[in-house]
Source information
Transfer RNA from Cavernulicola chilensis, 73 nucleotides, folded computationally. The RNAcentral record of the sequence draws on ENA. It matches the Rfam family "tRNA". Rfam describes the family as follows. Transfer RNA (tRNA) molecules are approximately 80 nucleotides in length.
RNA sequence: CGCGGGAUAGAGUAGCGGACAACUCAUCAGACUCAUGAUCUGAAGACCGUAGGUUCAAAUCCUACUCCCGCAA
Numbered sequence: 001c002g003c004g005g006g007a008u009a010g011a012g013u014a015g016c017g018g019a020c021a022a023c024u025c026a027u028c029a030g031a032c033u034c035a036u037g038a039u040c041u042g043a044a045g046a047c048c049g050u051a052g053g054u055u056c057a058a059a060u061c062c063u064a065c066u067c068c069c070g071c072a073a
Base pairs, nucleotide, nucleotide: 002071003070004069005068006067007066010025011024012023013022018056027043028042029041030040031039049065050064051063052062053061
């Protein structure tokens, strides 16, 4: 050089081309408690690795590049 998989909230993962991009933990606020923890309620937080293309519509399909993992050599 070649082949395959992956990149999505702080962390770990979902997400048939068409709902406000979802869930768990974490964070913040409130309730509860003498207090902490646990529990319950609510909130904030990602424009989906980068740049193009296809499409009425792209996290999803196509191309190039970057990074990570693996296979082969």